[in-house]
RNA sequence: AAUAAAUAUGGGUAAACUAAUUGAAAAGUUAGGGCACAAAGUCACAGAGCUAAAAAGAAAUCUUCAAGCUGGCUGGACUGCUGUU
Numbered sequence: 001a002a003u004a005a006a007u008a009u010g011g012g013u014a015a016a017c018u019a020a021u022u023g024a025a026a027a028g029u030u031a032g033g034g035c036a037c038a039a040a041g042u043c044a045c046a047g048a049g050c051u052a053a054a055a056a057g058a059a060a061u062c063u064u065c066a067a068g069c070u071g072g073c074u075g076g077a078c079u080g081c082u083g084u085u
Stems, first nucleotide, its partner, number of pairs: 002084003012037002017032006035072001041078003045075003048070003055064003
């Protein structure tokens, strides 16, 4: 420098759930917890999905919509560890 996910070493992250907290909600953060992950590291650019406060419409309760959210939904971009050659 390239390649790969066979083996191995040292490890890493942390699903559901619980508690506190922020938020209209989706969901996020912190602590516990451990489903799983070889990029489950970072980034909302594209697609997809979730929510619908406000706004609009209307049959008083429903419908539409993202400046909100999801990177552990997919793609893409950037970066990292280890083995072998």
Molecule: c-di-GMP-I riboswitch aptamer
Organism: Candidatus Izimoplasma sp. ZiA1